[in-house]
């Protein structure tokens, strides 16, 4: 240093890289054989998703939610995975027989944070990359530290509307 085995740690814009792009050295071509420029070349490197949100159980399947940034491009492309999605089961909420409670069937929406669905208004909360500066490493592409400064999707609370079944019992 490599391989094998064993053990431990680490994650979901998470991990990886052989296409592409970029850098360095060499090589080839151009050229005033200098510079410069170019490349289906070689070797070695760099890049390759910015946060928010997200797990009832089992199965299924693959192009798995939301916005910011970029478009002179690479957050391009590829592989694997993943709390998304679908079905069933379990569970919760709501559904105007005067009212309350309990139960059965059905329907809609959800997942122990289960507050029925939806419209409008008001208030509050709401990120990082970015931008500016800055620390360290590298020939470079780039990586990395810290500070300042913004802006989303959306979430919560309140009010006013609209929509959404039947039955049994407590029990006269």
């Nucleotide at each position: 240093u490599a391989u094998a085995c064993u053990u431990g740690u680490a994650a979901a814009g998470c991990g990886c890289c052989a296409g592409g792009g970029c850098u360095a050295u060499g090589g080839a071509u151009u050229g005033a054989c200098g510079a410069u420029a170019u490349c289906a070349c070689a070797u070695a490197g760099c890049u390759g998703a910015c946060g928010a949100g997200g797990a009832g159980g089992a199965g299924g399947a693959u192009u798995a939610u939301c916005g910011a940034g970029u478009u002179u491009g690479a957050u391009c492309g590829g592989c694997g995975g993943a709390u998304a999605c679908c079905u069933c089961c379990c569970g919760g909420u709501u559904g105007u027989c005067a009212a309350a409670c309990a139960u059965c069937u059905c329907a809609a929406c959800c997942g122990a944070u289960a507050u029925g669905u939806u419209u409008u208004u008001a208030u509050u909360c709401g990120a990082a990359a970015g931008c500016g500066a800055u620390u360290a490493g590298g020939c470079a592409a780039c990586u990395u530290u810290u500070c300042g400064u913004a802006c989303a999707a959306g979430a919560a609370u309140a009010a006013a509307g609209a929509c959404a079944a039947g039955a049994u019992g407590u029990a006269u």